[in-house]
Molecule: Bacterial RNase P class A
Organism: marine sediment metagenome
RNA sequence: GAGUCGGCCAGACAGUCGCUGUGCUACGGCUAUGCCGUUCGGCAUGGAGGAAAGUCCGGGCUCCACAGGGCAGGGUGCCAGGUAACGCCUGGGGGGCGCGAGCCUACGGAAAGUGCCACAGAAAAUAUACCGCCAUACCGGCAACGGUAGGGUAAGGGUGAAAUGGUGCGGUAAGAGCGCACCGCGCCGGUGGCAACACCGGUGGCAGGGUAAACCCCACCCGGAGCAAGACCAAAUAGGGGAACAGGCGGCUUCGAGCCGCGGCGUGCGGCCCGCAUGCGUUCCCGGGUAGGUCGCUUGAGGUGCGCGGUGACGCGCAUCCCAGAUGAAUGGCUGUCCCCGACAGAACCCGGCUUACAGGCCGGCUC
Numbered sequence: 001g002a003g004u005c006g007g008c009c010a011g012a013c014a015g016u017c018g019c020u021g022u023g024c025u026a027c028g029g030c031u032a033u034g035c036c037g038u039u040c041g042g043c044a045u046g047g048a049g050g051a052a053a054g055u056c057c058g059g060g061c062u063c064c065a066c067a068g069g070g071c072a073g074g075g076u077g078c079c080a081g082g083u084a085a086c087g088c089c090u091g092g093g094g095g096g097c098g099c100g101a102g103c104c105u106a107c108g109g110a111a112a113g114u115g116c117c118a119c120a121g122a123a124a125a126u127a128u129a130c131c132g133c134c135a136u137a138c139c140g141g142c143a144a145c146g147g148u149a150g151g152g153u154a155a156g157g158g159u160g161a162a163a164u165g166g167u168g169c170g171g172u173a174a175g176a177g178c179g180c181a182c183c184g185c186g187c188c189g190g191u192g193g194c195a196a197c198a199c200c201g202g203u204g205g206c207a208g209g210g211u212a213a214a215c216c217c218c219a220c221c222c223g224g225a226g227c228a229a230g231a232c233c234a235a236a237u238a239g240g241g242g243a244a245c246a247g248g249c250g251g252c253u254u255c256g257a258g259c260c261g262c263g264g265c266g267u268g269c270g271g272c273c274c275g276c277a278u279g280c281g282u283u284c285c286c287g288g289g290u291a292g293g294u295c296g297c298u299u300g301a302g303g304u305g306c307g308c309g310g311u312g313a314c315g316c317g318c319a320u321c322c323c324a325g326a327u328g329a330a331u332g333g334c335u336g337u338c339c340c341c342g343a344c345a346g347a348a349c350c351c352g353g354c355u356u357a358c359a360g361g362c363c364g365g366c367u368c
Stems, first nucleotide, its partner, number of pairs: 001368009011338007019047007026038005049344001053355002056353005061226004073222005078092005093107001094105004108217002113215002115211003130157002132153003136149005165183006184206001185204008230295004240286006248262005264280006302321008339342001
């Protein structure tokens, strides 16, 4: 100098005016263990993030459902470990990339079955033969050689992302695992490892190209909905149930305000009169629900420090700290000084992850 991995910060300080949660407290008022007011009193103190985001996974919590098992559906997919759990993390194995530090990896099964493999090509999978190569037979030719026929062959050429193990030697008419050596592959055994797997030895001439983020098969996991979950308190009005009291006049009566008529009050027919229709008082109690309020709500798989165990993720022990909790929803404005002139972006039940966005800076390990 170039690169790689990990961690940290997220303008700083001071003054001042506000907003909001909590605690203490003075005076006054009221419907009084409380509430309200007093410049929404005074004092003290807390007040966004590494991603608060996307809502993609996993869990806590809440309600509903649930004997057990299975089907359907969804998810995960090398091995071991961590964890409340995970598709996350750690360590390891295989494969790929990089000189290296290091990075990437859905990485079970293609010999259960089905499907697909564009274009090109003879053929893309029950195999097959375009150009070739080869001996034989016949024809032509003195010959070299050429042509035709039925065969042999897959070494060479050509097509393709991919062509039925690869390289070499032998072999052959030409060829071919036809034979042999090495590599690869399958099977068997041994050694190391918890395992994935690695190494070694033997053996089989070698069989079925790829694709499972195609259907599918195998193994394992998964009940549903979500804080507008859910719990509690509970006004006015209307409606439901119950109790008590009141209830003009006359008649009937089964003697019960039970029935009928008249009257009274109200409502409707736009207003008024007539008429018609229709309803009938007061107080208290009970339970359901609405508005509204309270809880859920932030002490938690919590932070920090030290020690111990572990390669590590992480676990255990001790000490210590309390660090937003709103509900039209606070976390802001101004002034001054300084610097490298400040990005992405803002809680809404909580937590563990992943992913995405991001100015600038600091620290450490390692590589070339």